A computed fold for a 294-nucleotide RNA from a Halobacteriovoraceae bacterium, annotated as Bacterial RNase P class A. It is recorded under the gene name rnpB. The coordinates come from a structure-prediction model, not an experiment, and the mean pLDDT is 78. RNAcentral holds the sequence, with entries from ENA. The model forms 97% of the base pairs in the Rfam consensus.

């Protein structure tokens, strides 16, 4: 000083006017006070769950996921620790990391030939015969070995659908006509798909035609967050203290000036959490490589 690898943080802050949505308080109301309001990724909806419904959530195939060894975690295909394999000069990164003697494929081009399949060119040997061997093409040459992010096998795991789930509450109509099966000898209905069993059942389907589509709830206190101490390589856990940090709902979370800065980029919550993945602008910390100076 230049290149690179790993990390952790921030994501604009304060002030005043004015202005929207929800909360606690006062008041009869009408207002007043007081305190909160868009992320690290809210995006991508690929994973796993709280929860809530389908009956009770049963066996079994099929389908899906995982795959060296262990621990984390509510659970994961997700972390983190150690083998091992490739990549890197290294700091380090990536890994679909069980099985090729269960079976069935694939491998161009050279090359005589690419599998129980073939004999060029040279040597040795036979009673013979590519029997043996070199060579020469090729990644790979004699029951050959490579390949499974080839089909496939092996073990484990796996019910579905989903806050527009649900649950309550008013309101309205015509719970209206027709068909065709069925009606305890049990159609049908429930369990993503198939079979099998259960449990319910007397109505099912298909057409035609009419009435409503309003409100409340779920809606935020959570496997929560932050400090410290302990244990543990870690990732995480255990104990104590301390906080309360968005609930809209045709869609709140703002607009304006002044000042302060390092820089305002990627970008907008809709039932919530964990995770990964993709986007993005500044900061600092550790560590590698190379030069140069002292």
């Nucleotide at each position: 000083a230049a290149g690179a690898a790993g990390g952790g943080c921030c994501a604009g802050g304060u002030c005043a006017u004015u202005g929207c949505u929800g909360g606690u308080g006062u008041g009869a109301g009408a207002a007043c006070a007081c305190g909160a309001g868009a992320g690290g990724a809210a995006g991508g909806u690929c994973c796993g769950g709280a929860c809530a419904c389908c009956a009770u959530a049963u066996g079994g195939c099929a389908g899906c996921g995982c795959a060296g060894c262990g621990g984390g975690u509510a659970a994961c295909g997700c972390c983190c620790g150690c083998c091992c394999a490739c990549c890197g000069c290294a700091a380090g990164g990536u890994g679909a990391g069980g099985a090729c003697a269960a079976g069935u494929g694939c491998a161009a081009c050279a090359g005589a030939a690419a599998g129980a399949a073939u004999g060029u060119a040279c040597a040795g040997g036979u009673a013979a015969u590519g029997c043996u061997g070199u060579a020469g093409u090729g990644a790979a040459a004699u029951c050959a070995g490579g390949u499974a992010a080839a089909c496939u096998c092996u073990g484990c795991g796996u019910g579905g659908u989903g806050c527009a789930a649900g649950c309550c509450c008013a309101a309205a109509u015509a719970g209206g006509c027709c068909a065709a099966u069925g009606c305890u000898u049990g159609a049908g209905a429930a369990c993503g798909g198939c079979c099998a069993g259960u449990u319910u059942a007397a109505a099912u389907u298909g057409g035609c035609g009419g009435g409503u589509a309003g409100g409340g709830u779920g809606c935020u206190u959570g496997a929560g967050g932050u400090u410290a101490a302990c244990g543990g390589c870690a990732a995480c856990g255990u104990u104590a203290a301390u906080c309360c940090u968005a609930g809209a709902u045709g869609a709140a979370u703002a607009a304006u000036g002044g000042c302060c800065c390092a820089u305002g980029a990627c970008a907008g919550a809709a039932u919530c959490c964990g995770g990964c993945c993709u986007a993005u602008g500044g900061c600092c910390c550790u560590u590698c490589u190379u030069u140069u100076u002292u």